SAM riboswitch aptamer (S box leader) from a marine eukaryotic metagenome, 105 nucleotides, folded computationally. The coordinates come from a structure-prediction model, not an experiment, and the mean pLDDT is 77. It matches the Rfam family "SAM riboswitch aptamer (S box leader)". Rfam links the family to the GO term regulation of gene expression. Of the family's consensus pairs, 97% are formed in the model.
RNA sequence: UUAUCCAGAAAGGUGGAGGGAUCAGGCCCUUUGAAACCUUAGCAACCAUAAUUAAUAUUUAAGGUGCUAAUUCCUGUCUCAGGUAUUUACAAUGAGUAAAGAUAA
Numbered sequence: 001u002u003a004u005c006c007a008g009a010a011a012g013g014u015g016g017a018g019g020g021a022u023c024a025g026g027c028c029c030u031u032u033g034a035a036a037c038c039u040u041a042g043c044a045a046c047c048a049u050a051a052u053u054a055a056u057a058u059u060u061a062a063g064g065u066g067c068u069a070a071u072u073c074c075u076g077u078c079u080c081a082g083g084u085a086u087u088u089a090c091a092a093u094g095a096g097u098a099a100a101g102a103u104a105a
Base pairs, nucleotide, nucleotide: 001105002104003103004102005101010040011039012038013037014036018029019028020027023076024075025074026073041068042067043066046064047063049061050060051059072100078096079095080094081093083090084089085088
C1' cells in the first nucleotide's frame, strides 16, 4: 500500500489472578481456575505447490501463516434521518462513514 473483518473451529497438562489491544464509558468472561507457556485436535482458505480441468474457474490435499467466548464484544469522529426545546443547542434512537486495531500478501 491492497484485501478481508455479522461465517467457522477446544480438549488436556503446567500455572495461580486476572482478562476481553490502548484510553474513557458500558457490558461480559474468570478460583466450576484468568493471563502466559506446552501438547494434541480442529477451523479457515490469504500465499505458494501438487492433483483435477478446455481454463487463471471449481474441487481435493500436504505445506507457510492465522485463528478456535460474545460482530474487531458495543460506543467514541463526521454526515444524514427523526425527536425535544425554539433558531442553534442537546440526551436517547436508526442508517452510513472515518480513525484506531487484527490478519494476510